[in-house]
RNA sequence: AGAGCAAAUCGCCUUAUCGCUAUUCUUUUUUUAGAAUGGAGGAAAGUCCGAACACCAAAGUGCAAUCAUAGUGGCUAACAGCCACCAGUCGUAAGAUUAGGAAAAGUGCAACAGAAAGUAUGUACAGGUAAUGCUGUAGUGAAACCAGGUAAACUCUAUGAGGUGCAAUGUCAUGUAUACCAACGUUUGAGGGCUGCACGCUCGAUUGUUGGAGGGUAGGCAGCUAAAGUUUGCUGGUAACAGUAAACGUAGAUAAAUGAUAAGGGCUCUUUUGAGUACAGAAUUCGGCUUAUAGAUUUGCUUAAACU
RNA sequence: GUGGUUGUAGCUCAGCUGGUUAGAGCGUCGGUUUGUGGUACCGAAAGUCGCCGGUUCGAACCCGGUCUUCCACC
Numbered sequence: 001a002g003a004g005c006a007a008a009u010c011g012c013c014u015u016a017u018c019g020c021u022a023u024u025c026u027u028u029u030u031u032u033a034g035a036a037u038g039g040a041g042g043a044a045a046g047u048c049c050g051a052a053c054a055c056c057a058a059a060g061u062g063c064a065a066u067c068a069u070a071g072u073g074g075c076u077a078a079c080a081g082c083c084a085c086c087a088g089u090c091g092u093a094a095g096a097u098u099a100g101g102a103a104a105a106g107u108g109c110a111a112c113a114g115a116a117a118g119u120a121u122g123u124a125c126a127g128g129u130a131a132u133g134c135u136g137u138a139g140u141g142a143a144a145c146c147a148g149g150u151a152a153a154c155u156c157u158a159u160g161a162g163g164u165g166c167a168a169u170g171u172c173a174u175g176u177a178u179a180c181c182a183a184c185g186u187u188u189g190a191g192g193g194c195u196g197c198a199c200g201c202u203c204g205a206u207u208g209u210u211g212g213a214g215g216g217u218a219g220g221c222a223g224c225u226a227a228a229g230u231u232u233g234c235u236g237g238u239a240a241c242a243g244u245a246a247a248c249g250u251a252g253a254u255a256a257a258u259g260a261u262a263a264g265g266g267c268u269c270u271u272u273u274g275a276g277u278a279c280a281g282a283a284u285u286c287g288g289c290u291u292a293u294a295g296a297u298u299u300g301c302u303u304a305a306a307c308u
Numbered sequence: 309g310u311g312g313u314u315g316u317a318g319c320u321c322a323g324c325u326g327g328u329u330a331g332a333g334c335g336u337c338g339g340u341u342u343g344u345g346g347u348a349c350c351g352a353a354a355g356u357c358g359c360c361g362g363u364u365c366g367a368a369c370c371c372g373g374u375c376u377u378c379c380a381c382c
Base pairs, nucleotide, nucleotide: 002303003302004301005300006299007298008297009296010295012265013264014263015262016261017260018259020039021038022037023036024035025034026033041279045290046289048288049287050286051285052284053165054164055163056162060199061198062197063196066161067160068159069158070157071085072084073083074082075081086100087098088097089096090095101156102155106154107153108150109149123138124137125136126135127134169222170221171220172219180212181211182210183209184208191203192202193201229248230247231246232245233244234243235242236241266277267276268275269274309381310380311379312378315375318334319333320332321331327365336352337351338350339349340348358374359373360372361371362370
């Protein structure tokens, strides 16, 4: 030098014109008009985990079922996340990766080959014994007297989990059918209270379930953005992370705004003309994970063999 | 936003809880029959089991991720 490993950052820019949306101010005042300021991301995505928050009376008890997790120690509001270490596997190495509890509780499974695949069987050759797979080797296979393998088979052990989700929920407004038909059930307590059973509590006659055939609404406001917040420095800790100081305080729409046009510049490709400029688009909010991502930059490491 | 479901030959579907070589019908192609076509009969081809990884001796089947199809939710 090339090749490779790990971590981090950025991810088009500027100006003009015309718009969209939120807030504030001014004007007008039922309306409207103008000005100023703010206005997508590292993943806003997938919705795979964990929480906040809200409701289900309280979120209570026991058993069961179901689901999740699984080396050891730590971090965190919490976690299936993160950090460190041990062990296994891969790589020359830097490093990467692991669903890494239990097969001595029980059940199941193992095609083909092979004598035999688990209550093990006893084949060939050799050795040995009073006798016997008693011993060694061979052969088949992923696996062959070893308390064998397999739990990303059932299962067991330990730990954890009540349910539903901002279409939660509250409130204002508008409208209607607390009606009709059929079956079964009900004050002898039916039935409801968001997995089953039991207990307990509670609502309960304006009655429950299923089916049929129908009626009404299609709006506003709150929840809604100051939050386990972001950046930088210092201290403690191997690290994740914690503490502390200063500064900043950063979208809130509802069928859904964050855009369009023109000019110039940067970068990539191309002989020029010219073409391209990734993945992608907030919807209650955070912490993670996973997936997509043109291109550019920085830092710290490794380098066996081959080449120079 | 919440929850479920689907993917196998050109089309429609099987594949029974992992086992040797993934099947069926229609369609396609070739042949026989016919003067020709259809029908009928015989035969053949056609598959990365949506994609990427993992577990396992072995995966369409088990597990994880991802893409896609369809559906329900006053």
Predicted 3D model of RNase P RNA and transfer RNA as a complex of 382 nucleotides. It holds a member of the Rfam family "Bacterial RNase P class A". The family's RNA type in Rfam is ribozyme.